[in-house]
């Protein structure tokens, strides 16, 4: 210097599902509580194809909805291209 991997950071893209009902507060916007109906792509949990150092362990975008979410905003798995830190190789 180049490449790969990991981590956080910020940028762009980023879905789904009631602007539901009732009560209370409030001038309004809206907020709180309760109720029923829903969503899965923060997180979490479960099973498993598969993998491994095979006693056991790792493991999903599948499953469950505890959490979270159901106008917008925020968040958002994942993808893209960045510079920064670390590790390895040439």
């Nucleotide at each position: 210097c180049u490449g790969a991997c990991c981590g956080a950071c910020a940028c762009g893209g980023g879905a789904g599902a009631g602007a539901c009902c009732a009560g209370c507060c409030g001038u309004c916007a809206g907020g709180c509580u309760g109720g029923c109906g829903c969503c899965g792509a923060a997180g979490g949990a479960g099973c498993a194809a598969c993998c491994g150092c095979c006693c056991c362990g790792g493991a999903a975008a599948c499953u469950c909805u505890c959490a979270g979410g159901c106008c917008a905003a925020a968040g958002g798995a994942c993808c893209g291209a960045g510079g920064c830190g670390g590790u390895c190789a040439g």

Glycine riboswitch aptamer from Gluconobacter oxydans 621H, 90 nucleotides, folded computationally. The RNAcentral record of the sequence draws on Rfam and Ribocentre. Taxonomically the source falls in Gluconobacter oxydans (Bacteria, Pseudomonadati, Pseudomonadota, Alphaproteobacteria). Rfam family: Glycine riboswitch aptamer. Rfam 15.1 lists 9,425 matches to the family in 5,228 species. Gene Ontology term of the family: glycine biosynthetic process.